[in-house]
RNA sequence: GCGGUAGUAGUUUAAUGGUAGAAUAUAGGCCUGUGGAGCCUGGGGAGCGAGUUCGAUUCUCGCCUACCGCC
Numbered sequence: 001g002c003g004g005u006a007g008u009a010g011u012u013u014a015a016u017g018g019u020a021g022a023a024u025a026u027a028g029g030c031c032u033g034u035g036g037a038g039c040c041u042g043g044g045g046a047g048c049g050a051g052u053u054c055g056a057u058u059c060u061c062g063c064c065u066a067c068c069g070c071c
Base pairs, nucleotide, nucleotide: 001070002069003068004067005066006065007064010024011023012022013021018054026042027041028040029039030038047063048062049061050060051059
């Protein structure tokens, strides 16, 4: 330099154009002789910018970052 894959919550990840879920972590509560176990509840997220569309995490383009391959 060329090609490919990926980028979503603190972390690991789901959802094939229609209001983004889960696990874990974390906060509060319950329970308990105790709590790091168990139960309940809450907060927290789309890499950046444009385009298409009534509507974009999803499709298109550019850029950035990481990884893989080729040279």
Transfer RNA from a Candidatus Woesearchaeota archaeon, 71 nucleotides, folded computationally. The coordinates come from a structure-prediction model, not an experiment, and the mean pLDDT is 82. Lineage of the source: Archaea > Nanobdellati > Candidatus Woesearchaeota. Its Rfam family is "tRNA".